Predicted 3D model of a 578-nucleotide part of an RNA (large-subunit ribosomal RNA, domain V) from a hot springs metagenome.

Context: one part of a larger RNA
């Protein structure tokens, strides 16, 4: 040096299983409910099956009758119109009795007796006659038709029981119930679905999800972040149009009550005021303030800019012009809302219009439907689905595009050191301690980042076992001292060896006990599960507390709960052969 045998498991991010955690998918499923949309079931109304007789009450229409009193007035005048006559032996009027009604004065009707007149026009009254006729209003009575509600009795539909082979009979219930139809309600019992996005992982929070202003923005335009500072989702018939007039904020001087500030006068006053609201820009014989007259806060059409990705569309916004009709102004002119830049919404649906057109229908300008244009109702997740939870019972497809372990980077935090030396140390910064401020080192803490790994790098602690670092706990050498000695304190050198035993807890840590020269701190994937364990954490069962309507949930507690691998290569130990 080569080969073989028996062994050990540190590495081959060993094998196994397209990670179960996490995120993502307009993927799935189980479960829940006051998610959404439905369905069964249930409740109730009406209609049908469904009939007979009677009682009571209501509604509509028609007919007849009655009734209706503010005051003056023969007196109980409902309203309007016509109107000069009307009623009477088919009995006027009067008397008696009875009934109805009453705002107690009367009004109406029936019967009996006597028996031939009674009323109106005419004078008083806002309105003229219950003389007569017609229509109408309110209330009451009678009646016809239609219709409704409640109740009673019944039997023959229908139902139940008994009997019968059956037809059917008997008993009970009974037009109810049941059944069918239709409408309203209820309806996780069941079915189908949904349960947004952004995001220094996701969730929670927030909105940076539609707009406006400043800055970021790197002197054209444009330009990102959960960057920074703010604002909008309106408002105004005057805060709009035009014409005329005026000049503000502030300061100084002066003036009764009057003061820092009320009002008046004078001077200065480029805008520091004001312009409805944020900011920026703009504005002074105005865009500000006051007044007059008005409605252009018009109708129709066109072009351009912007919203808007360097170049597409919708929608919103703005500017300019033409035609028409107007307003103000002597006129030139100005006016298509507001000094400008925010104040907004597709399609479908519903609705509206002295708008235009068409179809069907009607006696009709009736009724129904459609199209175009325009207005309104909203989608704020703001180019706009119709939409709640839960899953540790879970599943699939993916991702190291993205979290948890470990690594890496960083080092605020953490550990250690230094500079300066305020001060403490009786005096004296530096024996010892050392504020504020400043500079490092380490990579054992905790963070941050998300770079390798999600077709898997097993995660706390213990046991076992090897090695390394020194910022040294002991043992060794040296220096300082506020070192007499003993014992300490501080510093320098030094990693050879040592650094142990027990109690509590799953623990690491820590506390405690007795010893000791001392009972040091760390790294090695918080060394080490193809070495062991499995107490903790972190699947499925179950209980408690808390939260939740619930399904369920909880760095809350509790009990229980499968730890696979026959070693190919490197490595390592023992043995044998050449």
């Nucleotide at each position: 040096c080569c080969c073989c045998c028996c062994g050990c498991a540190g590495g081959g991010c060993g094998a196994g299983a397209a990670g179960a955690c996490c995120c993502c998918g307009u993927g799935g499923a189980g479960c829940u409910u006051c998610a959404c949309c439905g369905c069964a079931g249930c409740c109730u109304g009406c209609c049908g099956u469904u009939g007979a007789c009677c009682c009571u009450c209501g509604g509509g229409c028609g007919g007849g009758g009655g009734c209706g009193c503010g005051u003056a007035g023969c007196g109980u005048a409902g309203g309007u119109g016509g109107g000069a006559g009307c009623c009477g032996g088919u009995g006027a009027g009067c008397g008696g009795c009875c009934u109805c009604u009453u705002u107690c004065g009367g009004g109406a009707g029936g019967c009996c007796g006597c028996g031939a007149g009674g009323c109106g026009u005419c004078a008083a009254u806002g309105a003229a006659a219950c003389a007569c006729c017609a229509c109408c209003c309110a209330c009451c009575c009678c009646u016809g038709c239609c219709u409704g509600a409640g109740g009673g009795u019944c039997u023959a539909a229908c139902c139940u029981g008994g009997c019968g082979c059956a037809a059917g009979c008997c008993a009970g219930g009974g037009a109810c119930a049941g059944c069918g139809g239709u409408a309203g309600g209820u309806g996780g019992g069941c079915g189908g679905u949904u349960c947004g996005g952004c995001u220094g992982g996701g969730g929670c929070g927030g909105c940076a999800c539609g707009c406006c202003c400043g800055c970021g923005a790197a002197a054209a335009g444009g330009u990102a972040a959960c960057a920074c500072g703010g604002g909008c989702g309106c408002c105004c018939a005057a805060a709009g149009g035009u014409c005329g007039g005026c000049u503000c904020a502030g300061g100084c001087g002066g003036g009764u009550c009057a003061g820092a500030a009320a009002c008046c006068c004078g001077c200065c006053g480029u805008a520091g005021a004001g312009c409805g609201c944020a900011a920026g820009g703009g504005c002074a014989a105005a865009a500000g303030c006051c007044g007059g007259c008005c409605u252009g806060a018009c109708c129709g059409g066109g072009c351009c800019c912007u919203u808007a990705a360097c170049u597409g569309c919708a929608u919103g916004g703005g500017g300019c012009c033409c035609g028409g009709a107007c307003g103000g102004g002597a006129a030139a002119c100005c006016g298509c809302g507001g000094c400008c830049u925010a104040g907004c919404g597709c399609a479908c649906g519903c609705u509206c219009g002295u708008g235009c057109c068409c179809c069907c229908u009607u006696c009709g300008g009736u009724g129904g439907g459609g199209g175009c244009c325009g207005g309104g109702c909203a989608c704020g997740a703001c180019g706009g689905a119709a939409a709640a939870g839960u899953u540790a019972c879970c599943c699939c497809g993916g991702g190291g595009a993205u979290a948890a372990c470990a690594g890496a980077g960083u080092c605020g935090u953490c550990g250690c050191g230094g500079g300066c030396g305020a001060g403490a140390g009786c005096u004296c910064c530096u024996a010892u301690c050392g504020a504020c401020c400043c500079c490092g080192c380490g990579g054992u803490u905790u963070g941050c980042u998300a770079c390798a790994u999600c077709g898997a790098u097993g995660u706390c602690g213990g046991c076992u076992u090897u090695u390394c670092c020194c910022a040294u706990c002991c043992u060794g050498g040296g220096g300082g001292u506020g070192c007499a000695g003993c014992a300490g304190c501080c510093c320098c050198c030094a990693a050879g060896g040592g650094u142990g035993g027990g109690g509590c807890u799953g623990c690491c840590c820590g506390c405690c006990c007795a010893u000791u020269a001392a009972a040091g701190g760390g790294g090695a994937a918080c060394g080490u599960g193809a070495g062991c364990u499995g107490g903790g954490u972190u699947c499925a069962g179950a209980c408690c507390g808390u939260c939740g309507u619930g399904a369920g949930a909880c760095a809350g507690g509790u009990u229980g709960g499968g730890c696979u691998c026959u070693a190919c290569c490197c490595g390592c130990g023992g043995g044998g052969g050449g």